A computed fold for a 104-nucleotide RNA from a bovine gut metagenome, annotated as Glycine riboswitch aptamer. Rfam family: Glycine riboswitch aptamer. Rfam links the family to the GO term glycine biosynthetic process.
RNA sequence: ACGAUUCUCUGGAGAGUCUCUACGGAGCGCCGAAGGUGUACGCUGUGAUCCGGUUCCGAACCGGACCGGACGCGGUAAUCUCUCAGGCAAAAGGACAGAGUGAG
Numbered sequence: 001a002c003g004a005u006u007c008u009c010u011g012g013a014g015a016g017u018c019u020c021u022a023c024g025g026a027g028c029g030c031c032g033a034a035g036g037u038g039u040a041c042g043c044u045g046u047g048a049u050c051c052g053g054u055u056c057c058g059a060a061c062c063g064g065a066c067c068g069g070a071c072g073c074g075g076u077a078a079u080c081u082c083u084c085a086g087g088c089a090a091a092a093g094g095a096c097a098g099a100g101u102g103a104g
Stems, first nucleotide, its partner, number of pairs: 002104001007100005016028001018027003029088003035084001036082001038080001042076006049070006056064002
C1' cells in the first nucleotide's frame, strides 16, 4: 500500500396485528432485500460452421497460419426472474451503503 466470507457502530424497503382452531396446527391472500433457482447486458472459453482482413507461410489457389466479426454451444453473473426457503404490527431479521477494525 492492498484488504476480506472478521468484528463494531450508523442508515436500510416491501407485503395480514387476516380467517378458523381440539392452541398442536390448518386455510386463504400477499411481499421480494438472508440463502437458493433461472436469466439479460457485459466479460470470457470453445468450434469439422459462415463472412471479412493480413506487411506471415507457400511457385500458386477456392490452401495454411494469424486477426476481426457473425452464429452455435458453454462459463461467469444483477436489486431482473421464480417464490423452494424466508418474510407480511412492533421487536428481530434484512440485500446494500457509510465509518471504523485489520485476518492475510